A computed fold for a 1430-nucleotide RNA from Trichopus zeylanicus subsp. travancoricus, annotated as small-subunit ribosomal RNA. Rfam family: Bacterial small subunit ribosomal RNA. RNAcentral holds the sequence, with entries from SILVA. The organism belongs to Trichopus zeylanicus, within Eukaryota.
RNA sequence: AGAGUUUGAUCCUGGCUCAGGAUGAACACUGGCGGCAUGCUUAACACAUGCAAGUCGGACGGGAAGUGGUGUUUCCAGUGGUGGACGGGUGAGUAACACAUAAGAACCUACCCUUGGGAGGGGAACAACAACUAGAAACGGUUGCUAAUACUCCAUAGGCUGAGGAACAAAAGGAGGAAUUCACCCGAGGAGGGGCUCACAUCUGAUUAGCUAGUUGGUGGGGCAAUAGCUUACCAAGGCGAUGAUCAGUAGCUGGUCUGAGAGGAUGAUCAGCCACACUUGGACUGAGACAUGGCCCAAACUCUUAUGGGAGGCAGCAGUGGGGAAUUUUUCGCAAUGGGUGAAAGCCUGAUGGAGCAAUGCUGCGUGGAGGUAGAAGGCCCAUGGGUCGUGAACUUCUUUUCUUGGAGAAGAAGCAAUGACGGUAUCUAUGGAAUAAGCAUUGGCUAACUCUGUGCCUGUAGCCACGGUAAGAUAGAGGAUGCAAGCAUUAUCCGGAAUGAUUGGGCGUAAAGCAUCUGUAGGUGGACAGGUGGUGGAAACUACCAAGUUGGAGUACAGUAGGGGCAGAGGGAAUUUCCAAUGGAGCAGUGAAAUGCGUAGAGAUCGGAAAGAACACCAACGGUGAAAGCACUCUAUUGGGCUGACACUGUCAAUGAGAGAUGAAAGCUAGGGGAGCAAAUGAGAUUAGAUACCCCAGUAGUCCUAGCCGUAAAUGAUGGAUACUAGGCAUUGUGCGUAUUGACCCGUGCAGUGCUGUAGCUAAUGCAUUAAGUAUCUCGCCUGGGGAGUACAUUCACAAGAAUGAAACUCAAUGGAAUUGAUGGAGGCCUGCACAAUUGGUGGAGCAUGUGGUUUAAUUCGAUGCAAAGUGAAGAACCUUAACAGGGCUUGACAUGCCAUGAAUCCUCUUGAAAGAGAGGGGUGCCAUCAGGAAUGCGAACACAGGUGGUGCAUGGCUAUUGUCAGCUCGUGCUAUAAGGUGUUGGGUUAAGUCCCGCAAUGAGCGCAACCCUCAUGUUUAGUUGCCACCAUUGAGUUUGGAACCCUGAAUAGACUGCUAGUGAUAAGCUGAAGGAAGAUAAGGAUGAUGUUAAGUCAUCAUGCCCCUUAUGCCCUGGGUGACACAUGUGCUUCAAUGGGUGGGACAAAGGGUCGUGAUCCCGUGAGGGUGAGCUAACUCUAAAAACCCAUCCUCAAUUCGGAUUGCAGGUUGCAGCUCGCCUGCAUGAAGCUGGAAUUGCUAGUAAUCUCCUAUCAUCCAUACGGCGGUGAAUUCAUUCCUAGGCCUUGUACACACCGCCCAUCACACUAUGGGAGCUGGCCACGCCCGAAGUCAUUACCUUAACCGCAAGGAGGGGGAUGCUGAAGGUUGGGCUAGUGACUGGAGUGAAGUCAUAACAAGGUAGCCGUACUAGAAGGUGCGGUUG
Repeated sequence: AGAGUUUGAUCCUGGCUCAGGAUGAACACUGGCGGCAUGCUUAACACAUGCAAGUCGGACGGGAAGUGGUGUUUCCAGUGGUGGACGGGUGAGUAACACAUAAGAACCUACCCUUGGGAGGGGAACAACAACUAGAAACGGUUGCUAAUACUCCAUAGGCUGAGGAACAAAAGGAGGAAUUCACCCGAGGAGGGGCUCACAUCUGAUUAGCUAGUUGGUGGGGCAAUAGCUUACCAAGGCGAUGAUCAGUAGCUGGUCUGAGAGGAUGAUCAGCCACACUUGGACUGAGACAUGGCCCAAACUCUUAUGGGAGGCAGCAGUGGGGAAUUUUUCGCAAUGGGUGAAAGCCUGAUGGAGCAAUGCUGCGUGGAGGUAGAAGGCCCAUGGGUCGUGAACUUCUUUUCUUGGAGAAGAAGCAAUGACGGUAUCUAUGGAAUAAGCAUUGGCUAACUCUGUGCCUGUAGCCACGGUAAGAUAGAGGAUGCAAGCAUUAUCCGGAAUGAUUGGGCGUAAAGCAUCUGUAGGUGGACAGGUGGUGGAAACUACCAAGUUGGAGUACAGUAGGGGCAGAGGGAAUUUCCAAUGGAGCAGUGAAAUGCGUAGAGAUCGGAAAGAACACCAACGGUGAAAGCACUCUAUUGGGCUGACACUGUCAAUGAGAGAUGAAAGCUAGGGGAGCAAAUGAGAUUAGAUACCCCAGUAGUCCUAGCCGUAAAUGAUGGAUACUAGGCAUUGUGCGUAUUGACCCGUGCAGUGCUGUAGCUAAUGCAUUAAGUAUCUCGCCUGGGGAGUACAUUCACAAGAAUGAAACUCAAUGGAAUUGAUGGAGGCCUGCACAAUUGGUGGAGCAUGUGGUUUAAUUCGAUGCAAAGUGAAGAACCUUAACAGGGCUUGACAUGCCAUGAAUCCUCUUGAAAGAGAGGGGUGCCAUCAGGAAUGCGAACACAGGUGGUGCAUGGCUAUUGUCAGCUCGUGCUAUAAGGUGUUGGGUUAAGUCCCGCAAUGAGCGCAACCCUCAUGUUUAGUUGCCACCAUUGAGUUUGGAACCCUGAAUAGACUGCUAGUGAUAAGCUGAAGGAAGAUAAGGAUGAUGUUAAGUCAUCAUGCCCCUUAUGCCCUGGGUGACACAUGUGCUUCAAUGGGUGGGACAAAGGGUCGUGAUCCCGUGAGGGUGAGCUAACUCUAAAAACCCAUCCUCAAUUCGGAUUGCAGGUUGCAGCUCGCCUGCAUGAAGCUGGAAUUGCUAGUAAUCUCCUAUCAUCCAUACGGCGGUGAAUUCAUUCCUAGGCCUUGUACACACCGCCCAUCACACUAUGGGAGCUGGCCACGCCCGAAGUCAUUACCUUAACCGCAAGGAGGGGGAUGCUGAAGGUUGGGCUAGUGACUGGAGUGAAGUCAUAACAAGGUAGCCGUACUAGAAGGUGCGGUUG
C1' cells in the first nucleotide's frame, strides 16, 4: 500500500467481498514445561451449608471457671463506648447537575493535626440479677435491688442586645507505687471528607410540535447544616420550545481500552475515580455521617417452620448448588506481608488482602535434540519405465542434557533488639541416569504462499467473493508431495481498518443516485472601501472585533429617451368550417392498402345567392421579441408591471442568498352557471386479424370555449439553483448610445444589455462544456449515498373528489448504471454483385419400374450420414465370401505378432465321421547352411507374458472432408492517435471479375488471399516420320507393297494476346466504349488451385490415437438364414404417355478408354442369348461393329393404337461349389398404369441447354436406369435491377454479445417466503381522575400516664401512650395514550425448472418512444389532451 467481482473487451460511477489488528470469547482437532495476567458478557433468576464485623474487663455492677484458702489469672450474658455509612459485590434503574471539565457561595464535619481554656457541686433511675408469670416458638409481662466514661440539675467559660438587661447553655473519669499517661468539655485554625449552586458538554427518533398550575416570579409564615416553591397562604401570569421543549426508545458515566497515519469510529470486562442499587415498593429512627439494609417499621410476592394463634428469611460478599446458556473456576491455606476496626497494650477480628488449586482464556519465554552419515536401503507416491521424490530425512556412528527422573543443599520476601513465612522444602544451586518424557492444525483454482494421482460423474459434496462438480475435477472425497503458523491451529461471533462508502482534514449533483416547477421574502449564516486624526482594549500594534463620524465603486431614487405576441379590460374585423333557407342539376358522394359501415331519386355530392353560430387568427415569421416560470401573436382603445440606454443630480451598504412562510403555476380533472361550429377520450358500427377490447374508416358524448372557484402536478428540461469577480478569439443577430460618413437610408469602427453558432487554454469517465462555463474562485440555499421492494405501507397534513406532500421496514440480488469501442443484427439509409429475380428452354411434383431413406415388421432386418451442406450417400459391384447384425455347432496363448521350451523338415496322398468347422486313423518324404555346438524357414504341442475387439466416446483427438465460397476478403511491423477497449493503414473520389489499379490522405511498408506462374483445348512454325499418312511415280482385292516427308495425324520444342496500335471519353490517371489487324480481344474457353475464420458440421466403421470397457468372450472358426421383409410416406433417377413419332429396309460420320488368370479376330453351329475353334496382341494390333441420333425409302394415321412397356407363363443361355430365399441375358406368349401432370419446386447464358449413342473403374457373374468420362447433332432468351433470395462495402440505431432462432413486459396457474389491512382477542408500559388507606414524619389534642427540674403544698414545666388531621405505598376502579403478540378472511410484493395466454419495449421493434392526467381493456396495453427528444 491494495485486490476480486457488472463487459465480447474498455474507462467511469457504485455496491458486495477479501487480505490487517483486536476480544472477559465460544466451538472442532491437538496438547510438553515455566512466568505474568484473566475467568457468569445470559436469569438484578432462586438459593442448601460454612464463613465474610467486630472489639474494649484499663468505663460499670455482676456471674462463672480454676485453686485446699487468700491474692492472682482466665472467660463472659448485660449496661456503656466505638465501629457495623469503610471495606467487598452488582449495573437493575437513571438521558439526569448522574458523570466529565472549569468555577462559585449560603454550609456541616466523628476520628486526626496545631493552638487557647476548662473539668466545681449535686441528684434520680434503668438493664443485668432475684421472685412470680404468659407463650409451641420467637419474643415477653409484673414486682423488687443496683453501678458507671449511661441519664440529669446548679455554677462557670461562651454567645444575643436598643448596652438598661432578658433568655439559653459544658464536662467523666480510667490505669499506675509514682513520675506520668490515656480519655472528657468549650473555643479558634487546618487537613481530609461531604452537602449545595452554576457555565459548557453528553445517544436515537419530528411518521413525537407544542409542554407547564407549585407551573414562573414576588411578599409573609414555616423549614433546613446551608441557598431555594423546599413547603404553605396571598398576589401577578408567567416559564420552556424549531439552537428541538414535551414524549418515546436505548443506556450507568469517566480515566481509559481496541482500531486508525491522523481526524475520527467503536467500546466502558479486569485496574482507578464518581454515581446508583441491595428480593419488590414506601418510610423514618439512631448517628459526625444513612433514609443504611450481613439495622428497624409497614405493605406485596416467594420460601421455610408451626401446637394454625403466630414466627423466621433475603449470597448483586467468598466458596458452592440448581436453573438459564455456546460459555466462565475450589464449599482451598493464612492473617506471615499490605491495609481496616477496636483496645493503653498484649492481642482479637478481617472470604479486604496475600497465596495456592482449576482452565492453552490471553500475553510471553523455553523445549521436543546437536554433529556426521548415500548402498541415495526398504516402503509410500509419481513416471515418458530411463527414472524422480519423500530424503541426510531414517537406520547407523558420535556428542549434549534445557526439560524429565532420583538424591543433596536451600533462600529473599521480616519492617523494629529479638521472635514471627500461608506460599514452601517453593524459587534457586548441585550431583546421578538416559535421546531419553514432548507436534500438531489449517491450507494447497484466483484473490493467496503451496500440485499431482486415484475415486465420484450437476450425484456425493465445496463455497469469504468470483465460482467448482454433467467420465480425463490442480475447486468434491482419499492418498502422496508442498506451503503457512506452531503448543497451538482453523472456524464462528463482534468492533475498527481498508471505506475518500456520510468526505472538517477528504466526495459529489448536464447524461451514472442527486438542482425545489418558478419567484417574493422572515430567521440564520455571509457581506464594499476605510487615508489621516481621536477615545477605549491591549505589553504593543498597521491584524481582528465593536462604537462613532465621514466617503462612493455595490444597491436604489429622480431626470431624458427607447424596444416589445409582458398583464388586464373593452370594442371592431375578415378568411375558413358546419348548419339552415332558396335555386340550378340529376347519380352518385364519401372513404381506403383494398373495402365496407355511412350519405343520396323523400334529390346527395357539385355550383350560385342569403342567413345563423361558435372557435381559431394564414401570409408577415426569423435558433427574432417579451415575461420569474407556466406562458404570450388579427386590428384598435383605455389602464398597468418590468427591462435597457444616456447623462451623473440625490441617498449612502440600504446588499447577495434564503430553512420555515407566502404568491404564481401547462394539460388533464372537479364544482356551479352559460356556450357548443370544428375536433374528440368513452361508446356504437365497418374493416384487418388466429384473435384485434388497437393501429385504418364512418359516426359520436364528456371535454375543448366563457364566468366564478378548486386542484398543484408534467421529460414543469438547458434533465445545468441564485449572486459576484476574473480568464484568447472569430462569425451572426435584437435593442440602444457614440465616432466617421452621408441629402438621406445604408456601410465601417466601437461601448452597454440580450440571443445563437464555432473554437483556444482549462475542465470532464467519456460525450462534451468553453465570457450565456460543465473553467478559476468566494457566499448561500436545496438535494444524493448500491439495485429491487417503493415513491409502496402505516401515520399525519392538505384536497369536494381524483389524489398531492412528507415517507419507511421486513425480505431479496451481486449487481443496477453512465459514456465510449468492436462485432452481430434492423420489416433503417446508400452503393454493388451472383441463373437471385426477370426473359427463354427443359424438367421434378401425376403413371409404371429401378434405387436410397423414414416408418413398421423381424431371431436379425448390422452400422454411419438427417435443412441448405442426409437420402443412386460411405457402397468403384451384399447369392457363399464380403458381413460388422441373428440362430445353431465349435475353439480358448487363440485366425494374426514377438519372446521362451520341447518335438517334427516342409509340402503331399488315402480312409472314417460330421451340415461344415473340426475330430480320428494310416501312408509317403527326410531337403538347405554348418566351425557338427547348432542355425534359417515351417508344422505340431505345453505354460506364461500377451494377442484380439467394425465394443463406447467425432462433445478427449490427429488426419481428411463438406459448407460459407473461387465470395474478396483477413492481418502484421513501424509510426501517429485515444486514459483505454481500440482507431488509422483497409476510409474518401474514380475504376475493376477482384483490398484490381489510379489519385488523395498520418501514414509508410509488408504478409496470407486476387491475378500470374501449372494442365487441357483453339493457330502457326521448326524437328521427327513408325505400327500412323498418301500429293506425285509405280503396284494391289486392300497404303497391300516399293517409294515419299508435301498433307492428315502423332510426339517434342517454339511463336502468339500485351488494352500493344487507333478514335472518343475520363482529371493529362487508372480505366471504359468503339474500330482495325488477328486463329484467338479484353481473365479467349475449361480445369487444378480454396486466405483468416464459421458450423463442438461429418468421420473412433478407411487409417492413426488418449481414456474407458470385454478376455472359455463384446475375441476366433463354421453352416444356415438376414442386410432383398412391406398397410404406408418421401428423395433421386430411368421409361413413358407418341406422328418433330413408332416399326422395317438401305446409306454415312466420332472421340476417349480397356486388354496376358486378359482381350479375343477368322470360320462353323444356334432365331437369339450363346457355343465350338483359337490367328494375333504387353498393342496407332484388338475390343471395334454397321456408334447412335442423322439421311433415303416404305408401313402405321390419332386409336390406349404397330404408342407404352410393367406384370405373368413357358422354354433356354451363361458365370459360379452353389442362382430357392436372391443374379444377369435370350426367345415365344402376355400387354397394367399412363393421353403431358394441383399447390409447389428445380437446372441452364454457348459449343451451353436439350437430345443421341460410345467407353472405363469396381467385377467370377451382376441387380449399372447409378457413378466417372468421350464425342455427335445443336437452340432460345437477358444485357436490366422494382421485387424474392444469398453475399460484399460505407453510414446509422440498438436495452443484442451462447450476438434477432437475440433480448424482454404483464396477467393467469402452482410452490415457498417476509409483509400491510382485518371483526377482534391476549399481554406489557405510562400518565390522569375517583375510592380505600399501612408504616411513618409533621401538626393538634379537651383522654390516659409520668423518677430527676421548679414549688412548702396544690400544682407546673417537660416527656410518653392513645386519639384526630394533612400526607402517604400497595390495592381497587372508569376512561384514555403508547407498544408487543396473535387472528377467520383479504391486498399487493419477492423468489422459483421445463407451465398457459398474448408480444408492450429494445432496430423506424414493424402504430417512434417517454412524462403528467383522464377514460377504458384478460394481460402486457390502447386512446384523448398538453409537454419532451433521452